The RNA shown here (transfer RNA) has 72 nucleotides and comes from a Patescibacteria group bacterium. Its mean pLDDT, the model's own confidence on a scale to 100, is 83.
[in-house]
RNA sequence: GCCAGGGUAGCUCAGUGGUAGAGCACCGCUCUGGUAAUGCGGGGGUCGCGGGUUCGAAUCCCGUCCCUGGCU
Numbered sequence: 001g002c003c004a005g006g007g008u009a010g011c012u013c014a015g016u017g018g019u020a021g022a023g024c025a026c027c028g029c030u031c032u033g034g035u036a037a038u039g040c041g042g043g044g045g046u047c048g049c050g051g052g053u054u055c056g057a058a059u060c061c062c063g064u065c066c067c068u069g070g071c072u
Base pairs, nucleotide, nucleotide: 001071002070003069004068005067006066007065010024011023012022013021018055026042027041028040029039048064049063050062051061052060
């Protein structure tokens, strides 16, 4: 330099045009003599960044940064 995959909540990951979600973690309540577990509820997101298309973009297009693997 070229090719492929990836970047979404604190972590691991879904979501392939129409309200951004799950599990774990965190906080509160419940429960217990007390702790853990259980059950219920809650907070937390510029969807890597900048543009474009569209009534509408995490999703499609262009540019760019970073990570992983492969080729040379």
The sequence was found in a public genome assembly.